[in-house]
RNA sequence: AUCAAAUAUGGGCCUAGUUCCGUUCAGGACGGAAGCGGGGGAACCACCUCUGGGGUUAAUUCUGCAUCAAGCAGAAGGGAUGCCAAACUGCCAUCCUACCCGUCAGCUAACCUCGUCGGCUAAAGCAGAUCAUGU
Numbered sequence: 001a002u003c004a005a006a007u008a009u010g011g012g013c014c015u016a017g018u019u020c021c022g023u024u025c026a027g028g029a030c031g032g033a034a035g036c037g038g039g040g041g042a043a044c045c046a047c048c049u050c051u052g053g054g055g056u057u058a059a060u061u062c063u064g065c066a067u068c069a070a071g072c073a074g075a076a077g078g079g080a081u082g083c084c085a086a087a088c089u090g091c092c093a094u095c096c097u098a099c100c101c102g103u104c105a106g107c108u109a110a111c112c113u114c115g116u117c118g119g120c121u122a123a124a125g126c127a128g129a130u131c132a133u134g135u
Stems, first nucleotide, its partner, number of pairs: 011121004018034006035116006045106001052104001053101004060076006077097006088128004
């Protein structure tokens, strides 16, 4: 100096998944609050029910192989990131495309209830438009 791995701190990214307070010597664990997010649940309206139905979400559809199935591959569709940080559009590049309920739930005021995980990162492009600031 280079490469790889591990740990700690800081910065950044996806996601609702963050912040504060208390108990505890501390951590952990437990509890509470705020913020963010989901579900159930009248009237009115709407509506289908083995071809089961439904929910979160970006996470669906089709084709082929395998075929009890699971699974594998491809295409289309959908989503995220890409220079010190807003957001928008197009191209390009890389990556993701999942999980759950269990025969049952439409919308839905009041009301009831649940979650606040997990995973990445040293890499990085081009153009347009718009806004702001300075001269």